[in-house]
RNA sequence: AAAUUGAUAGGGCAAACUCAUUGAAAGAUGGGGACGCAAAGCCACGGGCCUAAAGCAAAGAAAAGGUGAUGGCAGCCGGGUUGCCGAA
Numbered sequence: 001a002a003a004u005u006g007a008u009a010g011g012g013c014a015a016a017c018u019c020a021u022u023g024a025a026a027g028a029u030g031g032g033g034a035c036g037c038a039a040a041g042c043c044a045c046g047g048g049c050c051u052a053a054a055g056c057a058a059a060g061a062a063a064a065g066g067u068g069a070u071g072g073c074a075g076c077c078g079g080g081u082u083g084c085c086g087a088a
Base pairs, nucleotide, nucleotide: 012037013036017032018031019030020029021028022027035075041081042080043079045078046077047076048073049072050071055067056066
C1' cells in the first nucleotide's frame, strides 16, 4: 500500500399494519409506524419470484378458465456502480 473483516462515533434507511392518491393487478408515491438492514444507496445485466391488461385461441346465456410481459419485485440471489467511520 492492497485485500478480507467491521469495533468506535455521528448518524442513515424503514418491514408488517394504517390513511390518502394511483394502477386491470402485481405494485408504486406521500403521511403515520418500526420488523429489521453495514450498503435495506442507485441500476432490471443474469437467475428467480409476483401480476395477467391488450392481443391470441377456445367456449359460451353468463361466469370461470387457457395463453400472454411489453408490467413489477433492488428488503430474493448474483453482478455493476457510488458512499460515512476506520479499532482489533